[in-house]
RNA sequence: UAAGUAGGAUGGACGAUCGCAGCUGCAAAGUCGAAAGACUGCAGGUGAGGAAAGUCCGGGCUUCAUAGGGCAGGAUGCCGGAUAACGUCCGGUGGAGGCGACUCCAAGGAUAGUGCAACAGAAAUAUACCGCCAGUAUUCUGGUAAGGUUGGAAGGGCAGUGUAAGAGACUACCGCCUUCCUGGUAACAGGAAGGGCAUAUGUAAACCCCAUCCGAAGCAAGACCGAAGAAAAGCAUACGGUUGCCCGCCGGCUUUAGGUAGGUCGCUUGAGCUUACUGGUAACAGUAAGCCUAGAUAGAUGAUCGUUCAUGACAUGACCCGGCUUAUAGUCUUGCUUAUCAC
Numbered sequence: 001u002a003a004g005u006a007g008g009a010u011g012g013a014c015g016a017u018c019g020c021a022g023c024u025g026c027a028a029a030g031u032c033g034a035a036a037g038a039c040u041g042c043a044g045g046u047g048a049g050g051a052a053a054g055u056c057c058g059g060g061c062u063u064c065a066u067a068g069g070g071c072a073g074g075a076u077g078c079c080g081g082a083u084a085a086c087g088u089c090c091g092g093u094g095g096a097g098g099c100g101a102c103u104c105c106a107a108g109g110a111u112a113g114u115g116c117a118a119c120a121g122a123a124a125u126a127u128a129c130c131g132c133c134a135g136u137a138u139u140c141u142g143g144u145a146a147g148g149u150u151g152g153a154a155g156g157g158c159a160g161u162g163u164a165a166g167a168g169a170c171u172a173c174c175g176c177c178u179u180c181c182u183g184g185u186a187a188c189a190g191g192a193a194g195g196g197c198a199u200a201u202g203u204a205a206a207c208c209c210c211a212u213c214c215g216a217a218g219c220a221a222g223a224c225c226g227a228a229g230a231a232a233a234g235c236a237u238a239c240g241g242u243u244g245c246c247c248g249c250c251g252g253c254u255u256u257a258g259g260u261a262g263g264u265c266g267c268u269u270g271a272g273c274u275u276a277c278u279g280g281u282a283a284c285a286g287u288a289a290g291c292c293u294a295g296a297u298a299g300a301u302g303a304u305c306g307u308u309c310a311u312g313a314c315a316u317g318a319c320c321c322g323g324c325u326u327a328u329a330g331u332c333u334u335g336c337u338u339a340u341c342a343c
Base pairs, nucleotide, nucleotide: 001339002338003337004336005335006334007333008332009331010330012308013307014306015305016304017303018302020047021046023044024043025042026041029040030039031038032037049314053325054324056323057322058321059320060319061218062217063216064215068247069246070245071244073214074213075212076211077210078092079091080090081089082088093107094105095104096103097102108209109208113207114206115203116202117201129148130147131144132143133142134141135140156174157173159171160170161169175197176195177194178193179192180191181190182189183188222265223264224263225262231256232255233254234253235252239251240250241249272291273290274289275288276287277286278285279284
């Protein structure tokens, strides 16, 4: 210098004027309303995101509700740790890709059982087409699976001994299985001994087995205030109760018809954020100090001017929080890897 790889920050800033919404404090006269209640005045402060998107996971919170057991169903799936929890995150092991920094894995079990495996090939749950050897009627029989064809895979691989020709038939080295030793919390790694191996290829993101976990519905949850209001029929060994079923537990239940659609709360102080120190490889935890950052309800963020500037992207909250996934113009910045050149 070029290429790559793993991150971080920003997504305009400052000032002034007018406008909009809400909060806190003061004031208490007025307006609207049937009521509950709402609005107006003065002062002060605040006012969209890194993903607010997706609604994919996990919770907090509310109700069922006094809420227990079983089956079904669903989710996760190497080991250890973090967390309120998770299918998330951190570290490690094993495997795959890459020269490398690094990235990815739906990563338990195929020796419990069942299923599936196109095409090619003679044959894909087990074989004999060509070939080799022996016999011999010249065309068949027997032996064989070392060699050849097809294929991702053909009775574990490769090299020898041996044989009529061959073959784990036997031997050495590998693969696989069993047991033991060493290191490690563990996954696992290394080593030793034994076994001759119908354990014959793959597939569990096929059924299944094993281990662990899981109640449902959801802020349109739910609570309070005001106003209005109307019952009738049926059932009761039935029926209903926030899972699909069963047991237990609790209780009145079903259908038709009518009234109410107004207001307030829930609603933002949080498993919160920032900084420093300590512990830890890290995720994170603890301690101390500081900060308060929208609460709309048919839905508030806009306009103008000046200075500066890299900004034109993806895009605008609705109970709250922790993640994951997807989209992202431009600018700044850190670590590491490879190649080339110079000193």
Predicted 3D model of a 343-nucleotide RNA (Bacterial RNase P class A) from a Lachnospiraceae bacterium.
Its mean pLDDT, the model's own confidence on a scale to 100, is 76.
It matches the Rfam family "Bacterial RNase P class A". It is annotated as a ribozyme.
A source record names the gene rnpB.
The RNAcentral record of the sequence draws on ENA.
Lineage of the source: Bacteria > Bacillati > Bacillota > Lachnospirales > Lachnospiraceae.